The RNA shown here (THF (Tetrahydrofolate) riboswitch aptamer) has 93 nucleotides and comes from Suicoccus acidiformans. The coordinates come from a structure-prediction model, not an experiment, and the mean pLDDT is 80. The model forms 94% of the base pairs in the Rfam consensus.
RNA sequence: AAAAGAGUAAAGCUCAUGCGUUAAGUGCUUGUAGAUGGGAUGUUGCUACAAGACGAAAUAAUCUUUAUGCGAUAUGGGCUUGCAUCCGCUAUU
Numbered sequence: 001a002a003a004a005g006a007g008u009a010a011a012g013c014u015c016a017u018g019c020g021u022u023a024a025g026u027g028c029u030u031g032u033a034g035a036u037g038g039g040a041u042g043u044u045g046c047u048a049c050a051a052g053a054c055g056a057a058a059u060a061a062u063c064u065u066u067a068u069g070c071g072a073u074a075u076g077g078g079c080u081u082g083c084a085u086c087c088g089c090u091a092u093u
Base pairs, nucleotide, nucleotide: 001093002092004090005089010081011080012079013078014077015076016075017074018073019071020070021069028052029051030050031049032048033047034046038087039086040085041084042083058068059067060066061065
């Protein structure tokens, strides 16, 4: 120097444990802020807060509890996918 590889935030599926079903959570829009391959910068995605609009599946029984469902659900594990530019890391020539 050449070409290759590893590695993020997250996402999908699945299992388990929860929460809600007396409607929170989640998804959408706007604003502000933050984190984001090993380093720097950065778009997209991601997260938090505030405001706004919209939206839902309950049923049964041995009955103040339990179970089965449901939720544009939460967390953890597993599998798969997985950053841009420059520099770096690994091994090969």